[in-house]
Context: one part of a larger RNA
């Protein structure tokens, strides 16, 4: 010194577990905020340093309801209290809620700092207590403002990359930013498609189709028409025309005209309406508040076992019952009948939803006629440059608009993919709309051919914490004694409140707290074999 055995140490893999993730399903909610919000500063306990709860009324106060025996979170343990005059605990509604923060009375290095007015202590104050005192919109009444995952609409908008290089294109109208609303948000009741036949607002699925297109015809991008489903809902202004108020102009003081503001009226394309005749008050539907009645927190009831063995322990084996519309978890191994629950069944406060009724309000309509009126103007169109449409200027419609220009007005006007004719469609320049669609920061309940502590959230554990960083930010490690602390009285050795040996406890202590298993490295003692 090297191999081998064996028996310790050192380590923390495995293996066995779950308190935590994870990806969904159904159902609810989709907001919180000047009555002061998210987040936070600082306090509050008999003793108090963290977490949790709470606010100078401070681990809690007051009412209702529920519950019944024990209780002063996590958190032992001592002292000191509450409770059957119902405590603690759960629900449900108030009260209370320093300071900061949109922060809102000035100021500010956030959780501090300084004033003004009433009013009060008061008769006085450089004092105190309560109350008020931003800014913007509105006449006022009243409203706004800042927080929040995602999802929607708008405005404003890249580069990497792809084209095997690279500029036209692509990445993508993506990602960042900005404003803005709601539980959905956008769209939406044909100046639409369509083809000689027809459809009949919009949204969203499946097809059509990787078709037709488009394109340095390159990388690429990419529909409609139709067809089958999901849902289904339609309305209201302006104008003519009449009415009233008013204002101006003008008068032959009777009035006529025009504006303007309110009311009636009226809303469409087989054109419609006013106006003129006829006819009638009929239908049929909404909104609000009343209403059986259901649903609805804590919470109530819920079945059905014994014995004998093994063994620390029985639920496990063996006999012999039982429940089941209940096989779910716990309990000292593996329990349907031991606990708690679960199926079913019962329960009400706030609040939801609300049949029949009736009560208020409110909206809703025919026929005919055609002389005249009306039917959304700097619009449509139209040139010059863009943008969006699948469509890169192309033959290029068709929607949109920064400059310019600029009509008809119903015998009008658009459309039907250059541009004309015919001939089909439709009625622009004014609004509003449920639903089917998208999302899940959050709450119930529930599910997995997920993850099992280098996995699965970064975070199972006091985790966005410790630590880095001037910041913006970056960002951990770290579960498991036992069935039950019975957590090792008492003796010894020691300086020892270090550690260790004996003693007890316990099934086990080679489960002793650096605590279930406890592999490998490495190390260290015997022996044994070789050098």
């Nucleotide at each position: 010194g090297g191999c081998g055995u064996a028996u310790g140490g050192g380590g923390a893999a495995u293996g066995c577990c779950u308190a935590g993730g994870c990806u969904c399903u159904c159902a609810g909610a989709g907001g919180c905020g000047a009555u002061g919000a998210a987040g936070g500063a600082c306090g509050c306990g008999a003793u108090a340093a963290g977490c949790u709860g709470c606010g100078a009324a401070a681990a809690g106060c007051u009412g209702c309801g529920g519950g019944g025996a024990u209780c002063g979170g996590c958190a032992c343990a001592u002292a000191c209290g509450a409770u059957a005059u119902g405590a603690u605990c759960c629900g449900c509604a108030g009260g209370u809620g320093u300071c900061c923060g949109a922060a809102u009375g000035g100021g500010g290095c956030a959780a501090c700092c300084c004033a003004g007015c009433a009013u009060g202590u008061u008769g006085a104050a450089g004092a105190c207590a309560u109350g008020u005192u931003a800014u913007c919109c509105g006449a006022a009444a009243g409203g706004a403002g800042g927080c929040g995952a995602a999802c929607c609409c708008g405005g404003a908008g890249a580069a990497c990359u792809g084209a095997a290089a690279c500029a036209u294109c692509u990445a993508a109208g993506u990602a960042c930013c900005c404003g803005g609303a709601g539980g959905a948000g956008a769209a939406g009741a044909a100046a639409a498609c369509a083809a000689u036949a027809g459809u009949g607002a919009u949204u969203c699925c499946g097809c059509u189709a990787g078709u037709a297109g488009u394109g340095g015809c390159g990388a690429g991008c990419g529909a409609a028409c139709g067809c089958g489903g999901a849902a289904g809902a339609g309305c209201c202004c302006a104008a003519a025309c009449c009415c009233a108020a008013u204002u101006u102009g003008u008068u032959u003081c009777g009035g006529c005209a025009a504006g303007u503001u309110g009311g009636g009226g009226g809303u469409u394309g087989u054109a419609g309406g006013g106006c003129c005749a006829c006819g009638a008050u009929a239908u049929u539907c909404g909104a609000u508040g009343c209403g059986a009645u259901a649903u609805g927190a804590a919470c109530u009831g819920g079945a059905a076992c014994g014995a004998g063995u093994u063994g620390g322990a029985a639920a496990g084996c063996u006999c012999g019952a039982c429940g089941a519309u209940a096989g779910g978890g716990g309990u000292g191994a593996c329990a349907g009948u031991c606990c708690c629950g679960u199926a079913c069944a019962g329960g009400u406060a706030a609040g939801u939803a609300g049949a029949a009724g009736g009560a208020u309000c409110g909206a809703u309509a025919g026929u005919g006629g055609u002389a005249c009126c009306c039917u959304g103007a700097g619009u449509a169109g139209c040139g010059c440059g863009g943008g969006g449409c699948a469509c890169g200027u192309g033959a290029a419609a068709c929607c949109u608009u920064g400059c310019g220009u600029g009509a008809a007005g119903c015998u009008g006007c658009c459309g039907g993919g250059a541009c004309c004719a015919u001939c089909c469609g439709g009625u622009a320049a004014g609004g509003c709309u449920a639903a089917a669609u998208a999302c899940u920061c959050c709450u119930g309940a529930g599910a997995g051919a997920c993850c099992g502590a280098u996995a699965g959230u970064g975070a199972a554990c006091c985790a966005g914490u410790a630590c880095c960083g001037u910041g913006a930010g970056g960002g951990a490690a770290a579960g498991g004694u036992g069935a039950a602390a019975a957590g090792a009285a008492c003796c010894c050795u020691g300086a020892a409140c270090a550690a260790g040996g004996g003693a007890g406890u316990g099934a086990a202590a080679g489960a002793g707290a650096u605590c279930c298993u406890g592999a490998a490295a490495c190390c260290a003692u015997a022996c044994g074999c070789c050098u």
Predicted 3D model of a 531-nucleotide part of an RNA (large-subunit ribosomal RNA, domain I) from Sediminicola luteus.
It matches the Rfam family "Bacterial large subunit ribosomal RNA".
Model confidence (mean pLDDT): 82 of 100.